Molecule: FMN riboswitch aptamer (RFN element)
Organism: Guptibacillus hwajinpoensis
RNA sequence: ACUUUCCUUCGGGGUCGGGUGAAAGUCCCAACCGGCGGUGAUGUCUAGCCAUGCUAGCUAAGUCCGUGACCCGGUUGCGUAAGCAAACGGUGGAUCUGGUGAAAAACCAGAACCGACAGUAUAGUCUGGAUGGGAGAAGGAAACU
Repeated sequence: ACUUUCCUUCGGGGUCGGGUGAAAGUCCCAACCGGCGGUGAUGUCUAGCCAUGCUAGCUAAGUCCGUGACCCGGUUGCGUAAGCAAACGGUGGAUCUGGUGAAAAACCAGAACCGACAGUAUAGUCUGGAUGGGAGAAGGAAACU
């Protein structure tokens, strides 16, 4: 240092203001938000070098490639049963135009669009399942090479 196993901790944000109405953070106008890993044409970033470029690092996407919560399914285990748990499988939203350029899905400009389930006046933002689960992140321990 690699790999494997185990332990600990961490691990999601958001309706200003107004309209209608008996009632809406749910409708209408408007406002606001963007999990995790990867990629990479971001960068007044950092380091090195044969130094004005090249290499490495850091950093850069809600709508690119994947992925998690929710929901569904059979299987296995436990249970008299209802059901519970585990791994697996399925399902699971959204971007264009112009510019620059050798090249844009990522840069710049503009205009769009999207957001589980249950409850309730129709909910991405309220309340609830959830003091849950979780992609994963950091640190530590052991074993092996």